[in-house]
RNA sequence: AAAGCAGGCCAGGCAACCGCUGCCUGCACCGCAAGGUGCAGGGGGAGGAAAGUCCGGACUCCACAGGGCAGGGUGUUGGCUAACAGCCAUCCACGGCAACGUGCGGAAUAGGGCCACAGAGACGAGUCUUGCCGCCGGGUUCGCCCGGCGGGAAGGGUGAAACGCGGUAACCUCCACCUGGAGCAAUCCCAAAUAGGCAGGCGAUGAAGCGGCCCGCUGAGUCUGCGGGUAGGGAGCUGGAGCCGGCUGGUAACAGCCGGCCUAGAGGAAUGGUUGUCACGCACCGUUUGCCGCAAGGCGGGCGGGGCGCACAGAAUCCGGCUUAUCGGCCUGCUUUGCUU
Numbered sequence: 001a002a003a004g005c006a007g008g009c010c011a012g013g014c015a016a017c018c019g020c021u022g023c024c025u026g027c028a029c030c031g032c033a034a035g036g037u038g039c040a041g042g043g044g045g046a047g048g049a050a051a052g053u054c055c056g057g058a059c060u061c062c063a064c065a066g067g068g069c070a071g072g073g074u075g076u077u078g079g080c081u082a083a084c085a086g087c088c089a090u091c092c093a094c095g096g097c098a099a100c101g102u103g104c105g106g107a108a109u110a111g112g113g114c115c116a117c118a119g120a121g122a123c124g125a126g127u128c129u130u131g132c133c134g135c136c137g138g139g140u141u142c143g144c145c146c147g148g149c150g151g152g153a154a155g156g157g158u159g160a161a162a163c164g165c166g167g168u169a170a171c172c173u174c175c176a177c178c179u180g181g182a183g184c185a186a187u188c189c190c191a192a193a194u195a196g197g198c199a200g201g202c203g204a205u206g207a208a209g210c211g212g213c214c215c216g217c218u219g220a221g222u223c224u225g226c227g228g229g230u231a232g233g234g235a236g237c238u239g240g241a242g243c244c245g246g247c248u249g250g251u252a253a254c255a256g257c258c259g260g261c262c263u264a265g266a267g268g269a270a271u272g273g274u275u276g277u278c279a280c281g282c283a284c285c286g287u288u289u290g291c292c293g294c295a296a297g298g299c300g301g302g303c304g305g306g307g308c309g310c311a312c313a314g315a316a317u318c319c320g321g322c323u324u325a326u327c328g329g330c331c332u333g334c335u336u337u338g339c340u341u
Stems, first nucleotide, its partner, number of pairs: 001337010012278007020045002023042008047312001051323002054321005059183004071179005077089004091105001092103004106174002111172002113168003123164001127153001128156003132151008187235004197226006208218003242261008280309003284305009
């Protein structure tokens, strides 16, 4: 330098103006109070995947004596973890010259099933062929040859595999370990209006209404209390298996200690928009210049100009993973090859 391998990071910056949503402070008003409303100021306000909702947990409710079966899941070996189908290390197998990547990896002597095509035969045994052994028949130059039947299991042939305790468990199965269900629209608290419920009082010997009283009229409810549910409000709700830095232990995943920090909390759902400028990328135009080439031309560099682009995507109880999407850029380590010293 070229081609790769592995890991990590960023996800435009700044300013002005106009907005949105929580929090804090001050002032004003309302209210007995709790608090509410308005104004002003300050400060916070999406992600590496917030996504898919595929695994695993925290938390909540429901179920549950104990033990077992069934069902589901995981599977080299060891470790990490709250847990996992995750991660780390390692063996093996496969791919790669290598760095490295990938994983379908428990048990075939518990048992069952299956093993295409070819082949005689696919686990039951079996004789297609060559050789060997025995018997029978025929021939014979007396060496043996031919045919048939039987035995035996040495060789060949077929096949991925040929009798070997074969292969297959991503077929059932066995072994070891794990495993109840539903999910924040969980769950809990406060609680109107209207309707209905329950209890008590009064009521056709007239309740209640007709503005206070009497008459009169209508004629079956009415009053009080309690409790459930709805609208609405609140808790759950974000300080946590937290983040950053350092040290120690460990190959590592990870763990421990010390110091520092607080970093969205909406609730039909805020986190935005415009302009300017700088940075980046892409192609274009103008100008200038280097190298190669006879030339046409090709490959670059500088300056100026305007244009376009800047991804995937959007929290909804929280956390650990996996998977998928992603313009462009940066950093670190390693491998192979070539060149220089």
Model confidence (mean pLDDT): 76 of 100.
This is a predicted structure of a 341-nucleotide RNA (Bacterial RNase P class A) from Cupriavidus necator.
A source record names the gene rnpB.
RNAcentral records the identical sequence in 35 taxa.
Taxonomically the source falls in Cupriavidus (Bacteria, Pseudomonadati, Betaproteobacteria, Burkholderiaceae).
The sequence is in RNAcentral, with records from ENA and Rfam.